A computed fold for a 297-nucleotide part of an RNA from an Elusimicrobiota bacterium, annotated as large-subunit ribosomal RNA, domain VI. Its mean pLDDT, the model's own confidence on a scale to 100, is 86.

Context: one part of a larger RNA
């Protein structure tokens, strides 16, 4: 840029891409078969492996600062309680959310249909018999096409359906079409020239108008290199903060008591607590600006 106004949402699906896999055990049945050793099709049911996908409830992994404990040194005057630094977590014990594992979970590779291979038939001539085949009608595979997932209308044959929105003026005179008079052909009908003159009103200019929708900007996001996508923008719970709660740590500081004291007990399952949940307008999403246009080859 195009899909023949412009926009918002759903969609068809031509046409591609994916997937297509297998094992062991029961049942049938110790039948069938076999002289016995041995042992089945066909049908059914259980349960595995490999390979894909989706998730995170559980098991776990990670969670660079959510919690706790330790040790040297420095500093907050000093005790007590706390920082700093020892890897730009000093060291150790756990750990929420996200993310994440064939180390977790939970689905799938299914079922059924169509045409067909080799093959195996059924009617049947040519050749009075035969014969699946010439004519005709049928079974037949993990294969092929459908089913089944995913992309898909630049599918330029640019599809559908369903809503939304835009209808103003002036100049401008193309181009057309009608009266009238006149040239000039013509028996005529009629054509033609030239100017008046009534309508149509094209290209273009200019003036108001600014829709629907969008884009910018801005808080943000399990979306994301960027961009793009997804939610919001005070008609607001978007994101912070506060408030509640969930989870992790695991009994904080301070005070008493009890002990010569390290230390213990109480208050106390306490203090703290990223990202998880709910809830609140306190803070921030300010004002706004721009395309997009006037009914459509």
């Nucleotide at each position: 840029c195009g899909u023949u106004g412009g926009a918002a949402a759903c969609u068809u699906g031509a046409g591609g891409g994916g997937u297509u896999c297998u094992g062991u055990c029961c049942u049938u049945a110790g039948u069938a078969c076999g002289a016995g050793a041995g042992g089945a099709c066909c049908a059914g049911g259980a349960u595995g492996g490999a390979c894909c996908a989706g998730c995170c409830u559980c098991u776990g992994g990670c969670g660079u600062u959510c919690c706790u404990g330790c040790u040297a040194u420095c500093g907050c005057g000093c005790c007590a309680g706390c920082g700093g630094u020892a890897u730009u977590a000093g060291c150790a014990g756990g750990g929420u959310a996200a993310c994440u594992a064939u180390u977790g979970c939970u689905g799938g590779u299914a079922c059924g249909g169509a045409a067909u291979a080799a093959c195996c038939g059924c009617u049947g001539a040519a050749a009075g018999c035969a014969u699946c085949u010439a004519a005709g009608c049928g079974g037949g595979a993990a294969g092929u096409c459908c089913a089944c997932c995913c992309c898909a209308a630049g599918a330029u044959a640019a599809g559908g359906u369903u809503u939304c929105c835009c209808u103003u003026c002036c100049a401008g005179g193309a181009u057309g079409c009608g009266u009238c008079a006149c040239u000039c052909c013509g028996c005529a009908a009629g054509g033609u020239u030239u100017g008046a003159u009534g309508c149509u009103g094209a290209a273009u200019g200019g003036a108001c108008u600014a829709a629907a929708g969008g884009u910018c900007a801005c808080c943000a996001g399990a979306a994301g290199a960027c961009u793009a996508c997804u939610g919001g923008u005070u008609u607001g719970a978007u994101a912070g903060g506060c408030c509640g709660g969930a989870u992790g740590u695991g009994u904080a500081a301070g005070c008493a008591c009890a002990g010569u004291a390290a230390u213990g007990u109480g208050u106390u399952g306490a203090g703290c607590u990223g990202a998880c949940c709910g809830g609140u307008a306190c803070u921030a999403a300010u004002u706004g600006a721009c395309c997009g246009u006037g009914a459509g080859u």